[in-house]
RNA sequence: AAUUUACAACGAAGAGUUUGAUCCUGGCUCAGGAUGAACGCUAGCGAUAGGCUUAACACAUGCAAGUCGAGGGGCAGCACUUCGGGUGGCGACCGGCGCACGGGUGAGUAACGCGUAUGCAACCUACCUUCUACAGGGGGAUAACCUCUCGAAAGAGAGACUAAUACCGCAUAAAACAGGGGCACCGCAUGGUGAUAUUUGUUAAAGAUUUAUUGGUAGAAGAUGGGCAUGCGUAACAUUAGCUUGUUGGUGAGGUAACGGCUCACCAAGGCAACGAUGUUUAGGGGUUCUGAGAGGAAGGUCCCCCACACUGGUACUGAGACACGGACCAGACUCCUACGGGAGGCAGCAGUGAGGAAUAUUGGUCAAUGGACGGAAGUCUGAACCAGCCAAGUCGCGUGAAGGACGAAGGUAUUAUGUAUUGUAAACUUCUUUUUCAGGGGAAUAAAGUGAGGCUUGCGAGCCUUUUUGCAAGUACCCUGCGAAUAAGGAUCGGCUAACUCCGUGCCAGCAGCCGCGGUAAUACGGAGGAUCCGAGCGUUAUCCGGAUUUAUUGGGUUUAAAGGGUGCGUAGGCGGAGAUUUAAGUCAGUGGUGAAAGUUUAGGGCUUAACCUUAAAAUUGCCGUUGAAACUGGAUUUCUUGAGUACGGUAGAGGUAGGCGGAAUUUGUGGUGUAGCGGUGAAAUGCUUAGAUAUCACGAAGAACUCCGAUUGCGAAGGCAGCUUACCGGACCGUAACUGACGCUGAGGCACGAAAGUGUGGGGAUCAAACAGGAUUAGAUACCCUGGUAGUCCACACUGUAAACGAUGAAUGCUAGAUGUUGGCGAUAUACAGUCAGUGUCACAGAGAAAUCGUUAAGCAUUCCACCUGGGGAGUACGCCGGCAACGGUGAAACUCAAAGGAAUUGACGGGGGCCCGCACAAGCGGAGGAACAUGUGGUUUAAUUCGAUGAUACGCGAGGAACCUUACCCGGGCUUGAAUUGCACUCGAAUUACUUGGAAACAGGUAAGCCGCAAGGCGAGUGUGAAGGUGCUGCAUGGUUGUCGUCAGCUCGUGCCGUGAGGUGUCGGCUUAAGUGCCAUAACGAGCGCAACCCACAUCAUCAGUUACUAACAGGGCGAUUACAUCAAUGCUGAGGACUCUGGUGAGACUGCCGUCGUAAGAUGAGAGGAAGGUGUGGAUGACGUCAAAUCAGCACGGCCCUUACGUCCGGGGCGACACACGUGUUACAAUGGGGGGUACAGAGAGUUGCCAGACGGUGACGUCGAGCUAAUCUUGAAAACCUCUCUCAGUUCGGAUUGGAGUCUGCAACUCGACUCCAUGAAGCUGGAUUCGCUAGUAAUCGCGCAUCAGCCAUGGCGCGGUGAAUACGUUCCCGGGCCUUGUACACACCGCCCGUCAAGCCAUGGGAGUCGGGGGGACCUGAAGUUCGUAACCGCAAGGAGCGACCUAGGGUAAAACCGGCGACUGGGGCUAAGUCGUAACAAGGUAGCCGUACCGGAAGGUGCGGCUGGAACACCUCCUUU
Repeated sequence: AAUUUACAACGAAGAGUUUGAUCCUGGCUCAGGAUGAACGCUAGCGAUAGGCUUAACACAUGCAAGUCGAGGGGCAGCACUUCGGGUGGCGACCGGCGCACGGGUGAGUAACGCGUAUGCAACCUACCUUCUACAGGGGGAUAACCUCUCGAAAGAGAGACUAAUACCGCAUAAAACAGGGGCACCGCAUGGUGAUAUUUGUUAAAGAUUUAUUGGUAGAAGAUGGGCAUGCGUAACAUUAGCUUGUUGGUGAGGUAACGGCUCACCAAGGCAACGAUGUUUAGGGGUUCUGAGAGGAAGGUCCCCCACACUGGUACUGAGACACGGACCAGACUCCUACGGGAGGCAGCAGUGAGGAAUAUUGGUCAAUGGACGGAAGUCUGAACCAGCCAAGUCGCGUGAAGGACGAAGGUAUUAUGUAUUGUAAACUUCUUUUUCAGGGGAAUAAAGUGAGGCUUGCGAGCCUUUUUGCAAGUACCCUGCGAAUAAGGAUCGGCUAACUCCGUGCCAGCAGCCGCGGUAAUACGGAGGAUCCGAGCGUUAUCCGGAUUUAUUGGGUUUAAAGGGUGCGUAGGCGGAGAUUUAAGUCAGUGGUGAAAGUUUAGGGCUUAACCUUAAAAUUGCCGUUGAAACUGGAUUUCUUGAGUACGGUAGAGGUAGGCGGAAUUUGUGGUGUAGCGGUGAAAUGCUUAGAUAUCACGAAGAACUCCGAUUGCGAAGGCAGCUUACCGGACCGUAACUGACGCUGAGGCACGAAAGUGUGGGGAUCAAACAGGAUUAGAUACCCUGGUAGUCCACACUGUAAACGAUGAAUGCUAGAUGUUGGCGAUAUACAGUCAGUGUCACAGAGAAAUCGUUAAGCAUUCCACCUGGGGAGUACGCCGGCAACGGUGAAACUCAAAGGAAUUGACGGGGGCCCGCACAAGCGGAGGAACAUGUGGUUUAAUUCGAUGAUACGCGAGGAACCUUACCCGGGCUUGAAUUGCACUCGAAUUACUUGGAAACAGGUAAGCCGCAAGGCGAGUGUGAAGGUGCUGCAUGGUUGUCGUCAGCUCGUGCCGUGAGGUGUCGGCUUAAGUGCCAUAACGAGCGCAACCCACAUCAUCAGUUACUAACAGGGCGAUUACAUCAAUGCUGAGGACUCUGGUGAGACUGCCGUCGUAAGAUGAGAGGAAGGUGUGGAUGACGUCAAAUCAGCACGGCCCUUACGUCCGGGGCGACACACGUGUUACAAUGGGGGGUACAGAGAGUUGCCAGACGGUGACGUCGAGCUAAUCUUGAAAACCUCUCUCAGUUCGGAUUGGAGUCUGCAACUCGACUCCAUGAAGCUGGAUUCGCUAGUAAUCGCGCAUCAGCCAUGGCGCGGUGAAUACGUUCCCGGGCCUUGUACACACCGCCCGUCAAGCCAUGGGAGUCGGGGGGACCUGAAGUUCGUAACCGCAAGGAGCGACCUAGGGUAAAACCGGCGACUGGGGCUAAGUCGUAACAAGGUAGCCGUACCGGAAGGUGCGGCUGGAACACCUCCUUU
């Protein structure tokens, strides 16, 4: 050194929210860290670092830069004094040095300003260091001081005296500079360096003192500090695209320390810019800081470096250095003083004040240390600095105690409530400690060193020793002692994200909220409480930055449908580029050198008691520059190649383009003929045309436009697009051959060209069709759909426009990656065989991709290159600006504001004025009703003191109620009671309970009298008093249980395992056939199973068997009411014996299963007027109601949570009401009559009920009924069937129909029939003559019709309800339609699910914004006028002997002014659209075929959504047909 292994360190998290659910896209929000912060609540201490982010706003006051007597003249003041500026010392003055540092701020500046790296052969540098050489001899002034003058002051002026290290000549010139000449060497172009006795010219000096030094002059070096130039890097906007005249370059001159248009004269016309000039806006830059895994993103406070500025603007002077923060001049604004004449000032130094603001400190101490200025030094100065003060404003550290302690205390809170849980070892209590606080005592380092004095060493700088003195902070840090748990805890949160839950209050209010969202009476979401959680002297909130966000994607995204491929091509710049070889070394890689300041960061050590902090070392600083190599790759150069590309030759197909010519059919129209009454049009009509002859038809003309069939997932073209035939011209493609060129290629920002339809201009043309328009319809309306007309336009030529769903919603090019099957054009070789190959054009599909749908060699796969485009929805493709256009408009293209979504694909449902199949008294076919009348009954409404309450589409309304006169009863009025009307525990008292009577009263109730217990006891029973429970038909059915209705007796609803799908989900359960049926069979990634269906149950129908009383009675026997009658016959009553045949009753069984036959069918099954059978295809009827839906009904049947009332919302009583009555509706009854009414006669049931009952029979009454009175606790007794049938009468009328209503008289029940019962009799005799629109039930023992019974019940308003039997039909072709339902499929913007969703105008409120006559303001640039100070230049008069000066002038310029234009912003009458806002108006455009399919572009029209025309798209449903594919 390499390799391998091992070890160590660093190191990347997501969640909520779109949906009924899912996957994706996509935004919003949160959890983290940070800050010069602010605010709220709270607060014990220390250490350390920090502290106007806003008004570069204005500043009172003090301080912040002076020093030197060892430069000078001097002596105002102080001290000493020898009285002399003599001495110490020294103000002011002359002079030297400093004042350009240090300190502040970030306004300006997008710049060589900053950073980094180079260069100066184009430069300067006081003080400092080294070296060399010198310092001779003169001169004239001037300040101070003194004397005057002016002024309020600031200050100024005049005269006279004087010095210097102040100033000025002269001399000298090693040296420097400038010019000239030659030599040598070097470099980087101009050039540079060196030597020499080279030559000419110019330029110096100062002294002081303590005599050791120091200062001076000239020069050469060094160091330090600066100046200049260059490469690279360093904001945003292109809605800023052109900018520039000293501008770009040259020559010459001037100027500067120096280069340079830096300045000037002349010459040339350049220079910059899409690699972003110019303009506008914003901004000091960096080291670094925050964040991040990193790459990045954001920031630039404190500290360090650089820059810029110093009230605003300009200017120079002095100086080594300034165009100068505490200097000057001028102008401007502002402030102050003033005697009004004139003056003064500049805190962005330190403190401090005002103002602004959410917000930021003391008018402190010291020069002790560090550093600076001056000085020989002592020293002086220093708001630099070091310290202290204030502030939780950050970071770090410490504390507020520790151990034990269960009766788990009390109190609080909760609760299933007297039990428990929690606060909680928490407290009390016991023991311990003393950090901290307080008190007392001691007490630093920082002083390394320097000064003064003395000594030693040394050649000189200097060093060493002794001694003296110097500390603001500070009596601080620190240490010791003492007392004593003593001095010290809060904030936020608790629905999810996100750690932490209950009670009370509130009731869509008050409020919360970061997002989702919470609150409408049971709020873990508001407020309070208890408890809990997280941090902790802090905790939260707000603001901002990074992160999460791969949400700008270099690392690391996308573009068919989510946002996103340019309409298409050609092509410039640019980007990228085939194979071999040689070379180069720009990129690249490696080594090495320089730099990358320090601080900071990281790592390893060290020091403060620890830590923060400080410090030492290392690493890092990923960068830039130099240098030496390498040569694979990229690039450059040279050369070669053929496979990319192109050319050539030979063929092929084609609706490719342009121009010309020709053709027939149709349409309209003209003329003529024939012909007659309509035509036309529609859902139906009308407008329109027509007896002046239409339509129809024939003939002949005319015109314009479009090209039937062929015709096709056909062909051609870059796209738009292209279709009769033919001619000419032109373009491209493909195939074959492999002759030629030799990378000539791909892509393509700008640019250029093409570009449907509509539209525009000019000129033609104009047959058809047809925006607009007109009329007719439809309609609530109909600015539409439909109809009749009809103009632009549709057509041509030329010119413009430049957009479309310009779509394959898919940019171009190249390579690679299974196949199968159609079809078009070629090829070989003869072919529609077969197989192959090239180029197209379709379908299916592997791998793979995708969120999925789907794509899949024609990619949306795997890769490369280039271009275009996207970054939440709306606002908006809008506004403004610019460009284009004749216009319409097109291109480019925002923001404010607003929302938490918008969106894609797929899933399950639901829905459709989508489709298919099927069923049902759903329709149809029938029968009978309702709707019209009267009455009954229920409901609504109205009324009322009350008319109690509930039920309200189907699924309320003869319903709860299967019995409202009182009661019921819940309502109203009135009168009473308050442990209560009822039930019950405990305690005490009484002894009864109960019955009868009595007073008051409407009764309840209150009062009185009489009679009146059991038990040995405990006690039982009852009443009263007290107490604990009461009671409530009060509310909430939207808190509930239970029950019920409906879809629906519809055939569905699910599960396990498996399989498919990322998933929601699917499959099974689909398909074919079949069934009443998810019934079954077949098929099948499903196989099975459950709840439903069916069956099992009950009743009826047949048979068998068993049993037989109260039922039955054929045969056998008996009795015999009675009838006709002489016998005899008939014969009531199963009456009796008897029987067990029959009927019947009650048990138990059998039977029916498509089992058999024929036909069809794979089977299941269907079918046959099949057979057999009592019954035949579920035999008929019932019971039976899946998962679920309707917040369906019921708190008044019952139960029950919560709330409410408690001398009443409880309870008792009397009366009233629930029964009202203009009216409306539902359900019924009776009718309207002859198939009937009335009178008379005669016959046949079933199922029930009955002792508070049913009641035979007899009597009375016209009758309801009454009186008397057997039987029956029931197969025993009681309980008239009616229609029907026979007969008489009525004869079509408001009647002998109909019976309402009313009058009278009664009966019965009951305490009581007035409100308010039923029934009876007599009388009365209403409406009504078959019912509009519409609507209900029913498919066989059914409808219709007839009566009978029962429950409730004293009675009954029952015509209702529930049952029973008697008589007993008609019709069903069939599934087009209406309604409901089931299955499959399809579309969907619906999911509260079509009673859905949703669009636009108008009206109201709020918000931001565009236009806008104008108006106000701002910054900048031209033009013109004026122009201070000042530099430079010029200059006759004045001054001066002169040099020169004054004065004057010129150039330039800050500032000021004038006029015009552009840009930006504020306000703005009015105006335009936009957004938002529980319940406004008009319509209904879209989503389903959304009821006219929708959408795109364009044009016109209309209250509005919108409508219509033309062309296009499918991101349209349905039907039919065709084609293709797969399987057999």